[in-house]
RNA sequence: GCGGGCGUGAUUCAAUGGCAGAAUGCGAGCUUCCCAAGCUCGACGCGAGGGUUCGAUUCCCUUCGCCCGCUCCA
Numbered sequence: 001g002c003g004g005g006c007g008u009g010a011u012u013c014a015a016u017g018g019c020a021g022a023a024u025g026c027g028a029g030c031u032u033c034c035c036a037a038g039c040u041c042g043a044c045g046c047g048a049g050g051g052u053u054c055g056a057u058u059c060c061c062u063u064c065g066c067c068c069g070c071u072c073c074a
Stems, first nucleotide, its partner, number of pairs: 001070007010024004018054001026042005047063005
C1' cells in the first nucleotide's frame, strides 16, 4: 500500500430499513434482627461526520479505533 471482519448502556451480546432489547452490574423500595438470596421499580445506549429515504443502528461515501490476511520497499 491492498483486501476482509468488528465497533450498540459500566460489561458481555441481540435486533439488520418502521417504538433500540436481554443478561450481569449500578441506584431505590419490599422482605430479613443483620447480611446474602429473592421480588418490584428506575437511571444509563447504536465510534464520528455527511448522503439516500416519509423514516437509518441497519443502505452508500468519508473518517477514527481494534483484529486478521496478502503484497512491495528498505
Predicted 3D model of a 74-nucleotide RNA (transfer RNA) from an Oscillospiraceae bacterium.
Model confidence (mean pLDDT): 80 of 100.
Rfam family: tRNA. Rfam describes the family as follows. Transfer RNA (tRNA) molecules are approximately 80 nucleotides in length.
The RNAcentral record of the sequence draws on ENA.